[in-house]
RNA sequence: GGACAGGUGGCCGAGUGGCUGAAGGCGUCGGUCUCGAAAACCGAUAUACCGGCAACGGUAUCGUGAGUUCGAAUCUCACCCUGUCCGCCA
Numbered sequence: 001g002g003a004c005a006g007g008u009g010g011c012c013g014a015g016u017g018g019c020u021g022a023a024g025g026c027g028u029c030g031g032u033c034u035c036g037a038a039a040a041c042c043g044a045u046a047u048a049c050c051g052g053c054a055a056c057g058g059u060a061u062c063g064u065g066a067g068u069u070c071g072a073a074u075c076u077c078a079c080c081c082u083g084u085c086c087g088c089c090a
Base pairs, nucleotide, nucleotide: 001086002085003084004083005082006081007080010026011025012024018070027045028044029043030042031041032040046061047060048059049058050057051056063079064078065077066076067075
């Protein structure tokens, strides 16, 4: 340099253009149980900004940027990064 595959919450990972800002698992937090813990079970759990005393609500964000579309994590293009294979120079 070429070909292919991939980049999604704290981690792993699913994701037919509309059900998803996100299944499921792990982790974490709270609870039930227990003398206490573990296990099990139940619930919650992305980030930033704005509003709010709070509860909570709103907006944006799926590597970065642009495009297509009524609508994009999903399709297209460029770039960045990771992996596998091939090739070149030394």
Source information
A computed fold for a 90-nucleotide RNA from an Alphaproteobacteria bacterium, annotated as transfer RNA. It was read from a public genome assembly. The coordinates come from a structure-prediction model, not an experiment, and the mean pLDDT is 81. Its Rfam family is "tRNA". Its family is annotated with triplet codon-amino acid adaptor activity in the Gene Ontology.